[in-house]
RNA sequence: GCGGUAUUGGAGCAGCGGAGUGCUCGCGGCCCUGUCAAGGCCGAGGCCACCGGUUCGAAUCCGGUAUACCGCG
Numbered sequence: 001g002c003g004g005u006a007u008u009g010g011a012g013c014a015g016c017g018g019a020g021u022g023c024u025c026g027c028g029g030c031c032c033u034g035u036c037a038a039g040g041c042c043g044a045g046g047c048c049a050c051c052g053g054u055u056c057g058a059a060u061c062c063g064g065u066a067u068a069c070c071g072c073g
Stems, first nucleotide, its partner, number of pairs: 001072007010025004018056001027043005049065005
């Protein structure tokens, strides 16, 4: 330099162009318990890496940029 993959709450991951972006762990509160753990219920936290484009409508499709990783030279 070329090609590819990934980027979504604090962490790890899901997510057919249209349902309030979901799950597990973690975090906060309450219940339970003599206490803790476990268990149950509720909640906070995401403008989906960034900038454009396509579309009635984009996390999802297209282009560019950034970062990480994997190949090729």

This is a predicted structure of a 73-nucleotide RNA (transfer RNA) from a Chloroflexia bacterium. The organism belongs to Chloroflexia, within Bacteria.